[in-house]
RNA sequence: GGAGUCGGCCAGACAGUCGCGUCAUUGGAAACAAUGCCGAGGAAAGUCCGGGCUCCACAGGGCACGGUGCCAGGUAACGCCUGGGCGGCGCGAGCCGACGGAAAGUGCAACAGAAAGAUACCGCCGAUGGCCCUGUCACCCCUUUGUCGCCGCUGAUCGAAGCGGUGAUCUCCAAGCCACUUGCCGGCGAAGCCGGCCAAGUCGCUCCAGAGACGGCAAAGGGGUGGCAGGGCACAGGCAAGGGUGAAAUGGUGCGGUAAGAGCGCACCGCGAGCCUGGCAACAGGCCGGCACGGCAAACCCCACCGGGAGCAAGACCAAAUAGGGAGGCAAUGCCGCGGCCCGCGGUGUCUCCGGGUAGGUUGCUUGAGCGUACGGGUGACCGUGCGCCUAGAGGAAUGACUGUCCACGACAGAACCCGGCUUAUCGGCCGGCUCCGCCC
RNA sequence: GGGCGGUUAGCUCAGUGGUAGAGCAUUACCUUGACAUGGUAGGGGUCGGGGGUUCGAAACCCUCACCGCCCACCA
Numbered sequence: 001g002g003a004g005u006c007g008g009c010c011a012g013a014c015a016g017u018c019g020c021g022u023c024a025u026u027g028g029a030a031a032c033a034a035u036g037c038c039g040a041g042g043a044a045a046g047u048c049c050g051g052g053c054u055c056c057a058c059a060g061g062g063c064a065c066g067g068u069g070c071c072a073g074g075u076a077a078c079g080c081c082u083g084g085g086c087g088g089c090g091c092g093a094g095c096c097g098a099c100g101g102a103a104a105g106u107g108c109a110a111c112a113g114a115a116a117g118a119u120a121c122c123g124c125c126g127a128u129g130g131c132c133c134u135g136u137c138a139c140c141c142c143u144u145u146g147u148c149g150c151c152g153c154u155g156a157u158c159g160a161a162g163c164g165g166u167g168a169u170c171u172c173c174a175a176g177c178c179a180c181u182u183g184c185c186g187g188c189g190a191a192g193c194c195g196g197c198c199a200a201g202u203c204g205c206u207c208c209a210g211a212g213a214c215g216g217c218a219a220a221g222g223g224g225u226g227g228c229a230g231g232g233c234a235c236a237g238g239c240a241a242g243g244g245u246g247a248a249a250u251g252g253u254g255c256g257g258u259a260a261g262a263g264c265g266c267a268c269c270g271c272g273a274g275c276c277u278g279g280c281a282a283c284a285g286g287c288c289g290g291c292a293c294g295g296c297a298a299a300c301c302c303c304a305c306c307g308g309g310a311g312c313a314a315g316a317c318c319a320a321a322u323a324g325g326g327a328g329g330c331a332a333u334g335c336c337g338c339g340g341c342c343c344g345c346g347g348u349g350u351c352u353c354c355g356g357g358u359a360g361g362u363u364g365c366u367u368g369a370g371c372g373u374a375c376g377g378g379u380g381a382c383c384g385u386g387c388g389c390c391u392a393g394a395g396g397a398a399u400g401a402c403u404g405u406c407c408a409c410g411a412c413a414g415a416a417c418c419c420g421g422c423u424u425a426u427c428g429g430c431c432g433g434c435u436c437c438g439c440c441c
Numbered sequence: 442g443g444g445c446g447g448u449u450a451g452c453u454c455a456g457u458g459g460u461a462g463a464g465c466a467u468u469a470c471c472u473u474g475a476c477a478u479g480g481u482a483g484g485g486g487u488c489g490g491g492g493g494u495u496c497g498a499a500a501c502c503c504u505c506a507c508c509g510c511c512c513a514c515c516a
Base pairs, nucleotide, nucleotide: 001437002436003435004434005433006432007431008430009429010428012406013405014404015403016402017401018400020039021038023036024035025034026033027032041412045423046422048421049420050419051418052417053311054310055309056308060343061342062341063340065307066306067305068304069303070084071083072082073081074080085099086097087096088095089094100302101301105300106299107296108295121243122242123239124238125237128236129235130233131232132231133230134229135228136227137226138225139224140223141222142221143220144219145218146217147216148215149214150165151164152163153162154161159203169213170212171211172210175206176205177204180201181200183197184196185195186194187193188192251269252268253267254266255265256264270291271289272288274287275286276285277284278283315363316362317361325354326353327352328351329350330349334348335347336346337345356515357514358513370389371388372387373386374385375384376383377382407410442512443511444510445509446508447507448506451465452464453463454462459496467483468482469481470480471479489505490504491503492502493501
């Protein structure tokens, strides 16, 4: 020097003239006149909060309803203010924040999307189970061909066979042996037994040649079961990584891990209903845990705290006037005060509408959670004490106009019972604290 | 001064979180010789302004603007 931020203050200034309002004094019977003091705001506004004051029970209990919502403090009180915490913005000074609870419950989320609260459309996998193919190994079965069907021992007999091993038996035909059954005859007292005869049937034995069955072995071919290996299908199933939808999709990133994935494991971040420490608290830090269902409460709701209603046209007093009129509702477990409901308290005919009368006056009304200043306490909002000051109070409703000078050329706007806040409107100016940037010493 | 209610199409009004509607009016066409009536189709909206909550606001919250209504005393 520039840019910015926070706090406080002012609201054209001075002089003159004319006017307006309340009050006080004086004059006056009064109207009125004169003099004097004072005479809008930071928002007097919006009526958005809170309180005082007044009446209804000097206000009570419960429910409902409404409001507020990080924590602590200030205050008469508050939705205000101060300090702190957390989150967001800013390089910073600083600013902004309806900032309790979504694991009490209910509800909502249009359209899109597979799924908006417990889902799988595409996709990934298919480890495990299932299905298919190939190879290999083992076992079993079937067909064909070839080949073989035995060895040993005991024992007898002439119609003598049996046993053991082994995979190792059977049938037919020919020849021979023979009399088992049946028949006949005879003997014994019967059953039955014995002897003899014939040869219809049958069993058996030996054996030549052959055929067949069966069995063993070998080879070739085919089939089945199981194991192992490889490949395929995507059926069961697994996954929530990725795609896609949406405002929002089940913690984020990375590494490991896995069949593929996943807090499945680990690191960091996030999260937490746990523990410890600090702090009155909000909360913060550390440890620990393991990811367990996200959003909306200015949706219902839950939790904590607060709230009775009406308002100065409240209310009180005086005076004047009139028709204590008409209609309707309710009726003493009723009605009203009590204006959401119940209880309770009090009063007792009361309420609504129409009609009638008055449109005087006094009060409430401005001395107040007041202003200034000094000191003290407090980080601060604020509080305490002393001293000083009085600063609109109207009731058709006052505060304006002109002239001159000066400047940066003057905005928004007017009290109505009062006060504390918030919000909104507002030409501009002054002072102070602090921050950032540039330059010089 | 104090206390309430409202603002959605030209008019009168619905719409209580999910594409802004109805009646009348208006425009075009049909019907008629013409008009009215009737029929069919259509246009027209800063939901008073601004901000916030929410994924989403005419609606819920805050703020501002505008419009309308009520009130005294006596018996």
Model confidence (mean pLDDT): 75 of 100. Two RNAs folded together computationally: RNase P RNA and transfer RNA, 516 nucleotides in total.